C1' cells in the first nucleotide's frame, strides 16, 4: 500500500432482506426477605447503535468518507 472482518448499556452479545417504544444476560444501585452475609424476588438507573455526511416519509441495518482494533496479501 491492497483486501476482508468487528465496532450497539460498565462487560459479553442479540437485533438484517429499512417501519411497533433499541433489547437480553451478567454487573451497579434501591427495596423485600434473613440475626448478618450470600442466594432468591421486585424495581430503577445507564445508549446521541465508533465519528461525519448522503439516500429515504422513515436508517442500528443501505451508500460514501473517516477512526480504532483484529486477520490475510504484497
Nucleotide at each position: 500500500g491492497c483486501g476482508g472482518g468487528u465496532g450497539u448499556a460498565g462487560c459479553u452479545c442479540a437485533g438484517u432482506u429499512g417501519g411497533u417504544u433499541a433489547g437480553a444476560g451478567c454487573g451497579u444501585c434501591a427495596g423485600u426477605u434473613u440475626u448478618c452475609c450470600a442466594a432468591a424476588c421486585u424495581g430503577a438507573a445507564g445508549g446521541u447503535c465508533g465519528a461525519g455526511a448522503g439516500u429515504u416519509c422513515g436508517a442500528a441495518a443501505c451508500u460514501c468518507u473517516u477512526c480504532a482494533c483484529c486477520c490475510g496479501c504484497u